[in-house]
Context: one part of a larger RNA
RNA sequence: CUGGGCAUAAAGGGCGUUUAGGUGGUAUGGUUAGUUGUAGGUGAAAUCCCCAGGCUCAACCUGGGAAGUGCUUACAAUACUGCCAAACUUGAGGUCGGGAGAGGAGAGCGGAAUUCCUAGUGUAGCGGUGAAAUGCGUAGAUAUUAGGAGGAACACCGGUGGCGAAGGCGGCUCUCUGGACCGAUUCUGACACUGAAGCGCGAAAGCUAGGGUAGCAAACGGGAUUAGAUACCCCGGUAGUCCUAGCCUUAAACGAUGGGUACUUGGUGUGGCGGGUAUCGACCCCUGCCGUGCCGGAGUUAAUGCAUUAAGUACCCCGCCUGGGGAGUACGGUCGCAAGGCUGAAACUC
Numbered sequence: 001c002u003g004g005g006c007a008u009a010a011a012g013g014g015c016g017u018u019u020a021g022g023u024g025g026u027a028u029g030g031u032u033a034g035u036u037g038u039a040g041g042u043g044a045a046a047u048c049c050c051c052a053g054g055c056u057c058a059a060c061c062u063g064g065g066a067a068g069u070g071c072u073u074a075c076a077a078u079a080c081u082g083c084c085a086a087a088c089u090u091g092a093g094g095u096c097g098g099g100a101g102a103g104g105a106g107a108g109c110g111g112a113a114u115u116c117c118u119a120g121u122g123u124a125g126c127g128g129u130g131a132a133a134u135g136c137g138u139a140g141a142u143a144u145u146a147g148g149a150g151g152a153a154c155a156c157c158g159g160u161g162g163c164g165a166a167g168g169c170g171g172c173u174c175u176c177u178g179g180a181c182c183g184a185u186u187c188u189g190a191c192a193c194u195g196a197a198g199c200g201c202g203a204a205a206g207c208u209a210g211g212g213u214a215g216c217a218a219a220c221g222g223g224a225u226u227a228g229a230u231a232c233c234c235c236g237g238u239a240g241u242c243c244u245a246g247c248c249u250u251a252a253a254c255g256a257u258g259g260g261u262a263c264u265u266g267g268u269g270u271g272g273c274g275g276g277u278a279u280c281g282a283c284c285c286c287u288g289c290c291g292u293g294c295c296g297g298a299g300u301u302a303a304u305g306c307a308u309u310a311a312g313u314a315c316c317c318c319g320c321c322u323g324g325g326g327a328g329u330a331c332g333g334u335c336g337c338a339a340g341g342c343u344g345a346a347a348c349u350c
Base pairs, nucleotide, nucleotide: 003322004321005320006319007304008303012318014201015200016199017198021194022193023192025088026087028085029084030083031082033081034080035077036076037075038074039073040072041071042070049065050064051063052062053061054060091191092188093187094186095184096183097182098181103177104176105175106174107173108172109171110154115149116148117147118146119145120144121143125136126135162169163168206247207246208245209244210243211242215241216240220236221235222234223233258317259316260315261314262313263312266295267294268293269292270291271290272289273288274287275286276285299306300305323350324349325348332343333342334341335340
C1' cells in the first nucleotide's frame, strides 16, 4: 500500500459558505463511450508451472505444452452507468397565509444593588478570621436618613424552556435585519448532496490607538499560616474586565460523536404549528409535522453504553488515525505589531 478504523483505546476539521472534483430521483426514445460476450492479432527468449526425455540419481540440461490476469481489432448484446433529446413530480426551491423565539446590528429608556461625594441623626468602635493581625475610625468611621455622581450587570419570571452554523444569545421599548417551523397539490421542474483549495465567522486571554473605570481583580505591597509559604485565608491594589476602531484565531471550540438521504418494535415528558372530537368557550381526549429530553426493545459494542436526535441497517462526499517518548519540538515555508498561530520531521530511545 491493501486492509481496518475515528463517543471513552491513535483518529471528526471550532463553525459556515462556496469553486474544482466526486456522487445523484421517476419514466421514454436514441447512441454504444464504459460494461459484457465471441473471434482474430499481439503479449521476445530465458525464468515459474505441467508432461516427456538426457547426464548412474539429483542439482543441471533438452523438447513440448500451459500461463502470461494486459493491449488492440472486428462483430454482437443493450440490463446497468455515461452522453443526447424531449418529459414527469415525490427531492430541492419559489409564492401565498399564519404564529413562535435571550437569532444579529443600532438607538433610547428603567429599577434594584455596590462604591464614592454632600448634608442630617449618632458615638466608639467597625471590619475581618479557624483564631488573629494588617486595614478603616474621635480630623467622627461602622449604623441610619435624605440628596447627588458614575460605571457595570440585568434578581424574580427561568424551565434537561427557546433561538443560532458554531462561538454564543437573557431588564424594557423602537428601527433595520437573518434563519427555521406549520398550513395551502399554487408555481418552477432535478435546479440536488458533499465539498480539496478559497472566502467569511469564531469564547476567554492577549496586542495597537483613543476613551471609560463602580464592582471585581493577574502582577505587586502588607497581615497571617507554616520548618519554609514566591500559595491556599485576610487587608489593599495596577493592568484587565466596559466602549469605539483594528489585530490575534486559540480552547475539555465537547454530544470528546463531520454532513446528507433512506429504512428499522415501543413508553413517557416538554416547546412551536395544524386536523378531529367535545364544549357557550377555553381545557381534557385522539391524531399529523417540526424541535428538544428521559426510559427502554431488536440490533450493535471490548465493555461502559448507544438505541427513529443510533454508537442499528445501508449508500454518497469530505476530514482524520497507523506503538510510547523525542514533539506539536527542530528546520524550512507562510501569517502576525508582538505574543505566537498554521504546516510539521528526524536522530536517538523503550
About this RNA:
RNAcentral holds the full RNA, with entries from ENA. A computed fold for a 350-nucleotide part of an RNA from an uncultured bacterium, annotated as small-subunit ribosomal RNA, central domain. Its Rfam family is "Bacterial small subunit ribosomal RNA". Its family is annotated with ribosome and structural constituent of ribosome in the Gene Ontology.